[in-house]
RNA sequence: CACCCAUCCAGACCGGCUGAGGGACAGGCCCUUCGACGCCGGGGCAACCCGCGGGGAAUCGUCCCCGCAAGGUGCCAAGUCCUGCGGAGCCCCGAUCAGCACGAGGGGCGACGGGAGAUGGGUC
Numbered sequence: 001c002a003c004c005c006a007u008c009c010a011g012a013c014c015g016g017c018u019g020a021g022g023g024a025c026a027g028g029c030c031c032u033u034c035g036a037c038g039c040c041g042g043g044g045c046a047a048c049c050c051g052c053g054g055g056g057a058a059u060c061g062u063c064c065c066c067g068c069a070a071g072g073u074g075c076c077a078a079g080u081c082c083u084g085c086g087g088a089g090c091c092c093c094g095a096u097c098a099g100c101a102c103g104a105g106g107g108g109c110g111a112c113g114g115g116a117g118a119u120g121g122g123u124c
Base pairs, nucleotide, nucleotide: 002123003122004121005120006119007118008117013042014041015040016039017038021031022030023029025084026083027082028081043076044075045074048072049071051068052067053066054065055064056063057062080116085113086112089109090108091107092106093105
């Protein structure tokens, strides 16, 4: 780098250095000289992996649930900041008509599915 699996509406900030960009990409919208991004130190969150404790199931290969948190990662603006592709369904406008129905087309919301990305675990 590639592939597979899981998760992504919760949670968690201070100090020092530096000095102009940053939020993956595009559009939007934000953050930022009242100092962003990055690096360092400390603190914290979480519970993917390891570990420990408890419970359950089993086809005995294993699998599931709960708790702890001192190890390995990760994370600590905004839902992955929002949207991106498809889209059931719902609502509004809409020539005509006395009215209703129908109605090309236009606009809004949008369950759900997909894509992309991030993180962890695994395979080669």

This is a predicted structure of a 124-nucleotide RNA (SAM riboswitch aptamer (S box leader)) from a Pseudomonadota bacterium. It was read from a public genome assembly, where an Rfam model found it. The organism belongs to Pseudomonadota, within Bacteria.